[in-house]
Context: one part of a larger RNA
């Protein structure tokens, strides 16, 4: 001099874009944030109807989804992450192509009846029932699992590709009047998401020098989607380390930002990409896929209910509340688009997301008027008392209406042939109307450094970034006038280059 998620003084017109708990990963009242399908299934309910029916809702079985999407950085110095490269050791729901099937037949249950028990969460027994819910038997080209052949290739194990006979595993239907459509099963193939390894990178402290026993490595078994001491039995005795192991601190990692002429130095807030974690520590369970923020079980804490027998909870989602701190927003609106779950679908649901409130938190644009105007007015200040400055600055006279304010009009964003569909918001914008009308302050003037004089004070009382000013004429303290620099913002204060 630049930057800054900043903060404190002292002021404050408008606006479009941003950004907004850096600290207690502290404790949370309340509302909301994940449901959806009745075209999987029986039931029950309202509604019309005398009634057959039909439409409506929907507690339960049942199927996608809840592992995305949001939110925090506490751990983590680690294949975490980034950057390349393997995987002839892997998986992959929903999607798309492609082949082929769908045959028989069964017992259950839940709601739902009826008895119980409990203060409550909730639960016991008995009974009836229905499924695209659950066994069971058939079919198996192809798959998979052993035995065994051939042919080709490579990258060590091996891999690929054809034929042989044994085994072992499928399935679901639902709408529609049909036509079809949506689903079901098994298999290959893609795509798209992930595991899994390896090279190289990736803060301090050597006043941290040694470290290690599942430790290295073998063989065999288990185990995973998969390689593996991943895990076990046994066998050898290794394995790492000044090219800094191990300790101990401290940190989430990049794309990026911010600095600087680079080189490098700093930082990881908004946006993106990848990890973790979801009151603390641990478990698996269900699934294509969590070891699972708004699921489960168990153990701590803590908070809330209790009939004292025993129960409920988990904002580091959006709002919001104590608290801590210098500091950091409503307990709004709408699903109107854009993107996500269910559905054929109509349409639900979404605190993702789109606005809108609040904050000079920042970055950008705009205003606070213009032109004239000399009696150089009054006042105000210094004065050598003659004047000088403030000053074209006022007033005055002619204009002008950006922004505000009043009125009229009024979008784009909305998409598919039409219709319907806009939270914002009656907003942007546009027209017209009346008035200078409603809008300027900080800071600094000793030298660095642009900007001086009067009067008080008198090592006092202050000031200060450095040098240093202040003990009686102080351009340096305090106040007046003048005046420099910035300008809706100016200065201090912390970071950092």
């Nucleotide at each position: 001099g630049g930057a800054c998620g900043a903060a404190c003084g002292c002021u404050g017109g408008c606006g479009g874009c941003a950004u907004g708990c850096c600290u207690a990963a502290c404790a949370c009242a309340u509302g909301c944030a994940a449901g959806u399908c009745g075209a999987a299934c029986g039931g029950g309910g309202a509604u019309a109807g005398c009634a057959a029916u039909a439409u409506c809702c929907u507690a339960g079985u049942g199927g996608c989804g809840a592992a995305c999407g949001g939110g925090u950085g506490a751990g983590u110095a680690a294949c975490g992450c980034g950057u390349g490269a393997g995987c002839a050791a892997c998986c992959u729901g929903c999607c798309u192509c492609a082949u082929a099937c769908a045959a028989c037949g069964g017992g259950a249950u839940a709601c739902c009846c009826g008895a119980g028990g409990g203060a409550a969460a909730c639960u016991u027994c008995g009974g009836u029932u229905a499924a695209u819910a659950c066994g069971g038997u058939a079919u198996a080209a192809g798959a998979c699992c052993a035995c065994a052949c051939u042919a080709c290739c490579g990258c060590a194990u091996g891999g690929u590709a054809g034929a042989g006979g044994g085994g072992u595993a499928a399935a679901a239907g639902g709408a529609g009047a049909a036509a079809u459509c949506c689903g079901g099963u098994a298999u290959g193939a893609g795509a798209u998401g992930g595991g899994c390894u390896c090279g190289c990178g990736u803060c301090g402290c050597a006043u941290u020098a040694g470290c290690u026993a599942g430790u290295u490595g073998g063989u065999g078994a288990g185990g995973u989607a998969a390689c593996g001491g991943c895990u076990c039995a046994c066998c050898a005795a290794g394995g790492c380390g000044a090219c800094g192991a191990u300790g101990c601190g401290u940190a989430g990692c990049c794309g990026a930002c911010c600095u600087g002429a680079g080189a490098g130095g700093g930082u990881g807030a908004u946006c993106g990409g990848c990890c973790a974690c979801a009151u603390u520590g641990g478990g698996a369970c269900u699934g294509a896929g969590a070891u699972a923020c708004g699921g489960c079980c168990c153990a701590g804490a803590c908070u809330c209910c209790u009939a004292c027998g025993g129960g409920a909870g988990g904002c580091a989602g959006c709002a919001g509340u104590g608290g801590g701190g210098a500091a950091u927003a409503u307990u709004g609106g709408g699903c109107a688009a854009u993107g996500g779950a269910g559905g054929a679908a109509a349409c639900u649901c979404u605190g993702a997301c789109c606005c809108a409130g609040c904050a000079a938190u920042g970055c950008c644009g705009c205003g606070u008027g213009a032109a004239u105007g000399a009696a150089g007015a009054a006042g105000g200040u210094c004065u050598u008392c003659g004047g000088a400055u403030u000053g074209u600055a006022a007033a005055g006279u002619u204009c002008u209406u950006u922004a505000g304010u009043c009125a009229g009009g009024g979008a784009a964003g909305a998409a598919a042939a039409a219709a319907a569909u806009g939270a914002c918001g009656g907003u942007a914008c546009c027209u017209g109307a009346a008035g200078a009308a409603u809008a300027a302050g900080c800071u600094c003037c000793g030298g660095c450094u642009a900007a001086c004089u009067a009067c008080g004070u008198g090592c006092c009382a202050g000031c200060a970034g450095c040098c240093g000013c202040g003990g009686u004429a102080a351009u340096a303290c305090g106040u007046a006038g003048g005046g420099a620099g910035c300008a809706a913002g100016c200065g201090u204060u912390g970071u950092u280059c």

The part of an RNA shown here (small-subunit ribosomal RNA, 5' domain) has 497 nucleotides and comes from an uncultured Clostridia bacterium. Its Rfam family is "Bacterial small subunit ribosomal RNA". Its mean pLDDT, the model's own confidence on a scale to 100, is 83.